[in-house]
Context: one part of a larger RNA
Molecule: small-subunit ribosomal RNA, 5' domain
Organism: uncultured bacterium
RNA sequence: AUGAACGCUGGCGGUGUGUCUAAGGCAUGCAAGUCGAACGGAUCAUAUGGGUGCUUGCAUUCGUAUGAUCAGUGGCAAACGGGAGAGUAACACAUUGGUAACCUACCUCGAAGACCGGGAUAACCAACCGAAAGGUUGGCUAAUACCGGAUGUGCUCGUCCCGCAAAAGCGGGACGCGUAAAGCCGAAAGGCACUUCGAGAGGGGCCUAUGCUCUAUCAGCUCGUUGGCGGGGUAAUGGCCCACCAAGGCUACGACGGAUACCGGGUGUGAGAGCAUGACCCGGCUCAUUGGAACUGAGAUACUGUCCAAACACCUACGGGUGGCUGCAGUCAAGAAUAUUCCACAAUGGGGGAAACCCUGAUGGAGCGACACCGCGUGCAGGAAGAAGGCCCUAGGGUCGUAAACUGCUUUUAUUUGGGACGAAGCUUCGGCUGACGGUACCAAAUGAAUAAGAGGUUGCUAACUCUGUGCCAGCAGCAGCGGUAAUACAGAGACCUCAAGCGUUAUCC
Numbered sequence: 001a002u003g004a005a006c007g008c009u010g011g012c013g014g015u016g017u018g019u020c021u022a023a024g025g026c027a028u029g030c031a032a033g034u035c036g037a038a039c040g041g042a043u044c045a046u047a048u049g050g051g052u053g054c055u056u057g058c059a060u061u062c063g064u065a066u067g068a069u070c071a072g073u074g075g076c077a078a079a080c081g082g083g084a085g086a087g088u089a090a091c092a093c094a095u096u097g098g099u100a101a102c103c104u105a106c107c108u109c110g111a112a113g114a115c116c117g118g119g120a121u122a123a124c125c126a127a128c129c130g131a132a133a134g135g136u137u138g139g140c141u142a143a144u145a146c147c148g149g150a151u152g153u154g155c156u157c158g159u160c161c162c163g164c165a166a167a168a169g170c171g172g173g174a175c176g177c178g179u180a181a182a183g184c185c186g187a188a189a190g191g192c193a194c195u196u197c198g199a200g201a202g203g204g205g206c207c208u209a210u211g212c213u214c215u216a217u218c219a220g221c222u223c224g225u226u227g228g229c230g231g232g233g234u235a236a237u238g239g240c241c242c243a244c245c246a247a248g249g250c251u252a253c254g255a256c257g258g259a260u261a262c263c264g265g266g267u268g269u270g271a272g273a274g275c276a277u278g279a280c281c282c283g284g285c286u287c288a289u290u291g292g293a294a295c296u297g298a299g300a301u302a303c304u305g306u307c308c309a310a311a312c313a314c315c316u317a318c319g320g321g322u323g324g325c326u327g328c329a330g331u332c333a334a335g336a337a338u339a340u341u342c343c344a345c346a347a348u349g350g351g352g353g354a355a356a357c358c359c360u361g362a363u364g365g366a367g368c369g370a371c372a373c374c375g376c377g378u379g380c381a382g383g384a385a386g387a388a389g390g391c392c393c394u395a396g397g398g399u400c401g402u403a404a405a406c407u408g409c410u411u412u413u414a415u416u417u418g419g420g421a422c423g424a425a426g427c428u429u430c431g432g433c434u435g436a437c438g439g440u441a442c443c444a445a446a447u448g449a450a451u452a453a454g455a456g457g458u459u460g461c462u463a464a465c466u467c468u469g470u471g472c473c474a475g476c477a478g479c480a481g482c483g484g485u486a487a488u489a490c491a492g493a494g495a496c497c498u499c500a501a502g503c504g505u506u507a508u509c510c
Stems, first nucleotide, its partner, number of pairs: 001508002004506005011376006017369002019334001024332003028329003033076003038073002041070014083287003093211003097207003102204003107200007115149004124139006154179002157176008183192003213259003220250003225247004230242003262284004266277004289310005312323004340366001342365003348362001349360004379409004389400004414447006423437001426433002454499005459480003465494005475482002
């Protein structure tokens, strides 16, 4: 010094922090949705128009308008945020450069555009299969879904020319092939979307140099291996992959193998050098029951997406299905050991939306634990040559000790009562509305010393000593060592010492 644990003890507050073990298994709830101002529809409500029935103001049916809700198509998000450290000794990470070898949705700026058409499909309806999960067939329909054509500022590619350049690049010009779009709201103005290109910002991919644990009781390792040529693949370089050719490449400056381990900023210690470490917070990497694979997409080889296999668990009508807490809580197990199945989206931030708003176990808070640090309190003053009682005694006395009693005072804290926030920016029909924390913090008043002290030690190291019991016994102990009849070392008592809401012990690091 600690993410600590254990023993004894325990008044309060603030700020932090809390499964270090089984990356063992998980009941339950929640943790990613949103948009009706993209689309067709369904249901309901209100208003209104036309039929029908009549009891003349009710029922029913068809339509229109507005609003609300909903499954589906469609868009964006879901690759973020949150968790964990299993793997990894590596361009994983850190620092330094490079990319003339690259990508980038949303956002910002700039240039140009958005013309004409088409066929489907879900929802829905009908029939059917299945225990369920779910599925099959037929029919109808819409779009900012999908497809064709036009145009081409531009862009890609091909051929040619000019300038810069070491380079596969940049800039300019000519010709040719190809290549785009979507609407919605609004009375309108306009707004929000859409398409192509250029630039930016932020984000990423790849490469280089250097650094990065132990082991030689691991000394040789390697055949896509090392390089070339040509191709494939990728956003992009590259044996990344493939065919062919050559026979190379690494290694005592430790290859290869084994063990261990996420890395850094940092953290602990130390005068420093160093040594140890990588909880919390920040950046990067990796993983998501185990192993493998791709799809979608700007971005994933995707924690709460898909497919396959395996183990495990659950449902089953035995045909077949379903699941993945290393998210937040919680549970079992393991363990010396680690918390609530809490509140709220009020703030900050994120996603969607034109907005209102919705979602958000991110986050903000509360709860539990002396786990850590810091702060406060458990009273203050007076009060006897000194009560009682305990202990010691040379029996005179000494000591606990101004300690108590008693007198006066104060009220931090506690309890009760009353008042009561900041954090609020926003939204709005312009009237107003919005705080989980929280009736909390804080303020005022009242009451009354009232509600609040222990732990370890006392032979030396090491601050602090006597009595009784015990008799190498019982026991103590970090080391030296104590105990065999006067033990300051065991046990009890009194006194004293040190820390103090803590004190000791154990473990580990310096």